Predicted 3D model of a 328-nucleotide part of an RNA (large-subunit ribosomal RNA, domain IV) from a Rickettsiales bacterium.
The organism belongs to Rickettsiales, within Bacteria.
The full RNA is in RNAcentral, with records from ENA.
It matches the Rfam family "Bacterial large subunit ribosomal RNA". Its family is annotated with ribosome and structural constituent of ribosome in the Gene Ontology.
[in-house]
Context: one part of a larger RNA
RNA sequence: CUAUCUUGAAGGAACUAGGCAAUUUACACUUGUAACUUCGGGAAAAGAGUGGCCCACGUUAGGUAACUGGUAGUGGGUGGCACAUAAAUGGGGGGGGCGACUGUUUACCAAAAACACAGGGCCAUGCUAAAUCGGUAAGAUGAUGUAUAUGGUCUGACGCCUGCCCGGUGCUGGAAGGUUAAAUGAUCCGGUGCAAGCUGGUGAUUGAAGCCCCAGUAAACGGCGGCAGUAACUAUGACUGUCCUAAGGUAGCGAAAUUCCUUGUCGGGCAAGUUCCGACGCGCAUGAAUGGCGUAACGAUCUCCCCACUGUCUCCAAGAUAGACUCA
Numbered sequence: 001c002u003a004u005c006u007u008g009a010a011g012g013a014a015c016u017a018g019g020c021a022a023u024u025u026a027c028a029c030u031u032g033u034a035a036c037u038u039c040g041g042g043a044a045a046a047g048a049g050u051g052g053c054c055c056a057c058g059u060u061a062g063g064u065a066a067c068u069g070g071u072a073g074u075g076g077g078u079g080g081c082a083c084a085u086a087a088a089u090g091g092g093g094g095g096g097g098c099g100a101c102u103g104u105u106u107a108c109c110a111a112a113a114a115c116a117c118a119g120g121g122c123c124a125u126g127c128u129a130a131a132u133c134g135g136u137a138a139g140a141u142g143a144u145g146u147a148u149a150u151g152g153u154c155u156g157a158c159g160c161c162u163g164c165c166c167g168g169u170g171c172u173g174g175a176a177g178g179u180u181a182a183a184u185g186a187u188c189c190g191g192u193g194c195a196a197g198c199u200g201g202u203g204a205u206u207g208a209a210g211c212c213c214c215a216g217u218a219a220a221c222g223g224c225g226g227c228a229g230u231a232a233c234u235a236u237g238a239c240u241g242u243c244c245u246a247a248g249g250u251a252g253c254g255a256a257a258u259u260c261c262u263u264g265u266c267g268g269g270c271a272a273g274u275u276c277c278g279a280c281g282c283g284c285a286u287g288a289a290u291g292g293c294g295u296a297a298c299g300a301u302c303u304c305c306c307c308a309c310u311g312u313c314u315c316c317a318a319g320a321u322a323g324a325c326u327c328a
Base pairs, nucleotide, nucleotide: 001323002322003321004320005319006318007317008316010314011313014312019309027051028050029049030048031047036041038157052078053077054076055075056074057073058071059070060069061068062067079083091307092306093305094304095303096302097301098299099298103115104114119155120154121153122152123151124150125149131141132140133139158294159293160292161291163224164223165222168221169220170217171216172215173214174213177212178211179210183206188201189200190199191198192197225243226242227241228240229239252286253283264280265279266278267277268276
């Protein structure tokens, strides 16, 4: 010096990206316990006290008894530096984000806010079901099921809700009309033949789905404006005009897991805070099942603060074990 441990004056997170790591805490009984809440929880919340051994009283089971066990509580005594004496064995509290929850996942760098989930919606499917596998098969799954069923897709407990747009794309419906393949084959022309005919071309007409066309449909894919002026200080603009659009973003939320400018501005916390919390809102580029906003409980989740605690640090020191190093 390396690894694994032990101990440490005073201070106590000053360390650091970050309390990472290591301490602290830990058991039983008695007591006590907040906000919030879906009334179940939160909760072992938090916090406080007691604890060894001996004696007596008290109480209890078995036994004829001697005696052998258990025991809340009360009183008295007694030893140690230390009595849950070792081992095993929660540190705690507060605010916020995300996801409701238990669960699942990248075997060997990611455990999460990702996946799943109960719940919600939409679409398909009437049974030889749709969907799927298979060779355009037989056959099989679906299912020895039958729309309270099965398949697909999106959302994701619960609470309050889920606005406007069908112009584009998609899907669904539509006995008309337009276009239109093979096929059909009116007319006319050519070759050949005595002729009947055979044969080559021309292509009027008839002719499906699809597309065009007409509707519906957004918890289908998706979308949800601009420029001027205006109130008796100023500022702002309820209001007015105008252009464009299928319609111009409603309720909510908002510098956010979304904010470029930006360490926005104000307030809080700190002596000092690019983080954090509460507000503000012209939101570069929020927004309603690509769900919006809340939410008790839960989380080896992410983030901020506080208490306790400590060799993380000020600032290192001593010791143990195994190496490293020297000699043999």